């Protein structure tokens, strides 16, 4: 390196969507589903993306003003940190 045979493991998570709930919102939680994933376990440190105001109008994806601060969301956006399982060598 190639061929054949045997043994172990044959489990885990879970997209979109649906139903119910939480939140102003991004989004999150539970159940079903099964797109995908060898960390698609956990963590908001560094990037990245997204959310959060008021007035007017019958209504609007319209108009006007405000905001460049701050607070959040996303780990199945990337990097990084950290933890763990199976087989073979």
């Nucleotide at each position: 390196u190639u061929u054949u045979a045997g043994c172990u493991a044959g489990g885990c998570c879970a997209a979109c969507c649906u139903u119910g709930g939480u939140g102003u919102g991004a989004a999150c939680c539970a159940a079903g589903u099964g797109c995908g994933g060898a960390a698609a376990g956990c963590c908001a440190c560094a990037g990245a993306u997204c959310u959060u105001g008021a007035a007017u109008u019958a209504a609007a994806u319209g108009u006007u003003c405000a905001c460049c601060c701050a607070a959040g969301a996303u780990g199945g956006c990337u990097g990084g940190g950290u933890u763990a399982c199976g087989u073979u060598g």

c-di-GMP-I riboswitch aptamer from Methylophaga sp., 89 nucleotides, folded computationally. It matches the Rfam family "c-di-GMP-I riboswitch aptamer". On this family, see Weinberg et al., Nucleic Acids Res 2007: "Identification of 22 candidate structured RNAs in bacteria using the CMfinder comparative genomics pipeline". The organism belongs to Methylophaga, within Bacteria. The coordinates come from a structure-prediction model, not an experiment, and the mean pLDDT is 78.